């Protein structure tokens, strides 16, 4: 310079007009229980989001009793650390992919126990001999050597039982792997490395592991299959739940009051505990709270490798309740079309010039993603346009 990879910022900007909501002022009528209300209008500060979506985890807050035991389910699953916690976050360990940088991982246990792995294959759990190689026997005398002519050697072919699992097939996988000694042939049967296993073994880290040394030489696979194991969980959910005002009409039935109704996911055990449920019929459906000061947010110091913790300084940034921030206008900023000039590259021409690509300037249409609070926060997921900055790593080139 090009490609790679990890993050972080951010989501058009400024200006004006008019229009909306909360909220504080002030003028004015109006009422008043003399606290203050209600109405027009002025001005003033402030007003959507990184995801506000998904509703997939955690919570915090509110209720159910005061949330206690256990079984059953349900969630997590290397180690350490951070959080209020958490399937998130940070650092590492181990495999795995990349050259790297980094990305990935339903990452515990197959020696509790049960299931599967079709077909092929000899043999798929502690087995196995198709093809094949050894060697010894028996035939064949086919074939070549030598013959002292009696035969011996050797090579091939067939049978028989033996050794063998190193070679070769067959599968996703085949009872360690590579060399090599050995041996009739072979073969952890020996040997050297290497993985794995064990070890009452050393070292280094908290720890997951990692390294050294010794060893019989070798004790499949699969749990995102049921299952073990650790460790973790009461249920409900702002339409949660409260204040106040205000209005109506009860009636009828079951179970119960200790031999135990009902008490917010299933069961038991313990607690609390007199009322609990249904059917049918009336009224209300108003106004406040909850509701926005937060596990908040900036900056600096110090301590962590880092998530982050802490200290001091500063700072308040929608609360709506059919439910608010819209509408013009000019400026600039990114992007797209179109012309116009300029400049450079390539083509194509005898030439003049054309044509097509960039780059810069002008000047026109056009035009800015995904999307919209509703109790609030900590993540994840998914959508998404326009820009900006940085770390790192590979490869090239110049100083």
């Nucleotide at each position: 310079u090009g490609g790679g990879u990890c993050g972080g910022c951010a989501a058009g900007a400024c200006g004006g007009u008019c229009g909306c909501g909360u909220c504080g002022c002030c003028u004015c009528a109006c009422c008043u229980c003399c606290g203050g209300g209600u109405g027009c209008g002025g001005c003033g500060c402030c007003g959507a989001g990184g995801a506000a979506c998904g509703u997939c985890c955690g919570g915090g807050c509110u209720c159910c009793a005061c949330a206690g035991a256990g079984c059953a389910g349900g969630g997590c699953g290397g180690u350490g650390g951070g959080u209020a916690a958490c399937a998130c976050c940070c650092a590492c360990c181990c495999g795995g992919g990349g050259c790297a940088a980094c990305c990935c991982g339903c990452g515990a246990g197959a020696c509790a126990g049960u299931g599967c792995a079709a077909c092929a294959g000899a043999a798929a759990g502690c087995a196995g001999a198709c093809c094949g190689c050894c060697a010894c026997g028996g035939c064949g005398c086919a074939c070549c050597u030598c013959u002292u002519c009696g035969g011996a050697g050797g090579u091939c072919g067939c049978c028989g039982g033996g050794g063998u699992a190193a070679g070769g097939g067959u599968g996703a996988a085949a009872c360690g792997g590579u060399g090599g000694u050995g041996u009739a042939a072979g073969a952890g049967a020996c040997c050297a490395c290497c993985a794995g296993c064990g070890g009452u073994u050393c070292g280094g880290g908290u720890g997951a592991c990692c390294g050294g040394c010794c060893g019989g030489c070798u004790c499949g696979g699969u749990a995102a299959a049921c299952c073990u194991c650790g460790c973790c969980c009461g249920g409900a959910g702002c339409a949660a739940g409260g204040u106040c005002a205000g209005a109506c009409a009860g009636a009828g039935a079951a179970c119960g009051a200790u031999u135990c109704a009902g008490g917010c996911g299933g069961c038991u055990c313990g607690c609390c505990g007199a009322g609990u449920u249904c059917u049918c019929g009336g009224g209300u459906a108003g106004a406040c709270c909850g509701c926005u000061g937060g596990a908040g947010c900036g900056c600096u110091g110090c301590g962590g490798c880092a998530a982050c913790g802490u200290a001091g300084c500063g700072c308040c940034g929608a609360g709506a309740u059919a439910g608010a921030u819209g509408a013009c206008c000019g400026u600039c900023c990114a992007u797209g079309c179109c012309g116009u000039g300029c400049a450079g590259c390539g083509c194509c021409g005898a030439g003049a010039g054309g044509c097509g690509c960039u780059g810069c300037a002008c000047g026109g249409c056009a035009a800015g993603a995904c999307a919209g609070a509703a109790c609030c926060c900590g993540g994840c997921g998914u959508a998404g346009c326009a820009g900006c900055c940085g770390g790192c790593c590979c490869a090239u080139u110049c100083g």
Molecule: Bacterial RNase P class A
Organism: Frondihabitans sp. PhB188